[in-house]
RNA sequence: CUCUUAUUAAGAGCGGCUGAGGGAAUAGGCCCUGUGAAGCCCGGCAACCUUCAAACAUCGGUUUGAAAAGGUGCCAAGUCCUACAGAUCAUGGAUCUGGUAGAUAAGAG
Repeated sequence: CUCUUAUUAAGAGCGGCUGAGGGAAUAGGCCCUGUGAAGCCCGGCAACCUUCAAACAUCGGUUUGAAAAGGUGCCAAGUCCUACAGAUCAUGGAUCUGGUAGAUAAGAG
């Protein structure tokens, strides 16, 4: 980098250092930010991998519950919203569903 599977409406600081940007990319919007952005440290959240127990099993595993030591991840707003397709209301757009793209985990090349 590509592919497969799963998730993507929940949750998480009134801390320290530092000091101007940030919200993935393109476009349009809308926001956050010297009452401190991004980054680092500490802290925390969650439970994908992991561990334990029970039940079931077609013996490959599956489901449920618990834990948080380890590998990741995450800690404004639904993945901030829209972009493509469809449906409804109705011609201005709104709502809903799906898709694309993205993110994360596990696995394969």
Molecule: SAM riboswitch aptamer (S box leader)
Organism: Halobacillus kuroshimensis DSM 18393